[in-house]
RNA sequence: CGGAUCGUAGUCGAAUGGUCAGACGAUCGGUUUGGGUCCGAUAGAUAGUAAGUUCGAUUCUUACCGAUCCGA
Numbered sequence: 001c002g003g004a005u006c007g008u009a010g011u012c013g014a015a016u017g018g019u020c021a022g023a024c025g026a027u028c029g030g031u032u033u034g035g036g037u038c039c040g041a042u043a044g045a046u047a048g049u050a051a052g053u054u055c056g057a058u059u060c061u062u063a064c065c066g067a068u069c070c071g072a
Stems, first nucleotide, its partner, number of pairs: 001071007010024003018055001026042005048064005
């Protein structure tokens, strides 16, 4: 310098245009002498940034930013 893939909650990680699952973690409660384990409940993400398309965008398009990989 060229190409490809990716960016979603504190962490991991789904969702092929109709308002974002689940697990771990956090908080509260139960269980226990206490802790762990286990059980129940609750809270938490406008989606890397900015535009475009659309009635409607995490999803499609473009630019930029960042990460990984391949080639030179």
This is a predicted structure of a 72-nucleotide RNA (transfer RNA) from Gigaspora margarita. It matches the Rfam family "tRNA". Its family is annotated with triplet codon-amino acid adaptor activity in the Gene Ontology. RNAcentral holds the sequence, with entries from ENA. The source organism's lineage runs through Eukaryota, Fungi, Glomeromycotina, Glomeromycetes and Gigaspora.